[in-house]
Context: one part of a larger RNA
RNA sequence: CUGGGCUUAAAGGGUGCGUAGGCGGCGAGGAAAGUAGGGUGUGAAAUCCCUCGGCUUAACCGAGGAACUGCGCUCUAAACUACCUUGCUCGAGGGAGACAGAGGUGAGCGGAACUUAGGGUGGAGCGGUGAAAUGUGUUGAUAUCCUAAGGAACACCGGUGGCGAAGGCGGCUCACUGGGUCUCUUCUGACGCUGAGGCACGAAAGCUAGGGUAGCGAACGGGAUUAGAUACCCCGGUAGUCCUAGCUGUAAACGAUGAGCACUGGAUCGAAGGGACCCCCAUAUCCUUUUGGUCGAACAGAAAUAGUUAAGUGCUCCGCCUGGGGAGUAUGGUCGCAAGGCUGAAACUC
Numbered sequence: 001c002u003g004g005g006c007u008u009a010a011a012g013g014g015u016g017c018g019u020a021g022g023c024g025g026c027g028a029g030g031a032a033a034g035u036a037g038g039g040u041g042u043g044a045a046a047u048c049c050c051u052c053g054g055c056u057u058a059a060c061c062g063a064g065g066a067a068c069u070g071c072g073c074u075c076u077a078a079a080c081u082a083c084c085u086u087g088c089u090c091g092a093g094g095g096a097g098a099c100a101g102a103g104g105u106g107a108g109c110g111g112a113a114c115u116u117a118g119g120g121u122g123g124a125g126c127g128g129u130g131a132a133a134u135g136u137g138u139u140g141a142u143a144u145c146c147u148a149a150g151g152a153a154c155a156c157c158g159g160u161g162g163c164g165a166a167g168g169c170g171g172c173u174c175a176c177u178g179g180g181u182c183u184c185u186u187c188u189g190a191c192g193c194u195g196a197g198g199c200a201c202g203a204a205a206g207c208u209a210g211g212g213u214a215g216c217g218a219a220c221g222g223g224a225u226u227a228g229a230u231a232c233c234c235c236g237g238u239a240g241u242c243c244u245a246g247c248u249g250u251a252a253a254c255g256a257u258g259a260g261c262a263c264u265g266g267a268u269c270g271a272a273g274g275g276a277c278c279c280c281c282a283u284a285u286c287c288u289u290u291u292g293g294u295c296g297a298a299c300a301g302a303a304a305u306a307g308u309u310a311a312g313u314g315c316u317c318c319g320c321c322u323g324g325g326g327a328g329u330a331u332g333g334u335c336g337c338a339a340g341g342c343u344g345a346a347a348c349u350c
């Protein structure tokens, strides 16, 4: 390299958009680059192969043939690939009319709870635990009522419910805005798929600057426990958690399962539409499109399991793997304010 693989054994990029590239629907005509067949020229000699011969054989040498799988020119063919012209509508997209949704961004508003502050009542404990103690309280706590302030999160509804490419998204209202589904089959006419680099997005923690800080709470202090206890439990508590503007770019970023297309028995539960049945409406039933689950035929699989949402059967494109440790380390490069990220060995050893 070929081959073999990537749910769990090593292996799917965190996700999308998209450049180059690769691949690409159904017809008609043209030309003939690839392709196929014929002819011809060339493909030095030696070597290799076959036959014969010469040294007593062999190695070696001589002669003839074949071969030199290649290339050039020319003639022919036109199925396929590529190219040119022209057409089509099933792929893709646009239009019209409906529909669902925690999709996104910004602004405003709301109630419960909590903490704090002020006031009233009240008068000895409260709090906490396995049990305690630290803590807190006659400078009046806890409890209870009223008032005010503040920050953060949105109970019930809520659901293997919904939306989003992923990360993720949940009080209400408004503004702006992205995507999806269905119906009509009106328009464009292959405009498509994938996608090395690249660009954008990307939980939490972390970083920079400025705000904010109710609750919680790394670090830290104290009380317990214990042989010890740098922990688990308790009392406090700073960063942080929140907002604005930037950075970081990683996760068991998981369905541990890349994207697209086509095909291959079913059953059942949900979500969003459309239709049929019916005199009409509604419900039920049935059909159909999209979508989320559960169970299962064939087939697959080492098995567990997967099974029209494939891990089945095929095609196209990308990414990745090649024994364990050393090691995601060293080194170089590059990105970052840093922390660190990306790329990424070898010696040695089993």
Stems, first nucleotide, its partner, number of pairs: 004321003007304002012318001014201004021194003025088006033081002035077008049065006091191001092188003095184005103177007110154001114150008125136002162169002206247006215241002220236004258317006266295011300305001323350003332343004
Molecule: small-subunit ribosomal RNA, central domain
Organism: uncultured Planctomycetota bacterium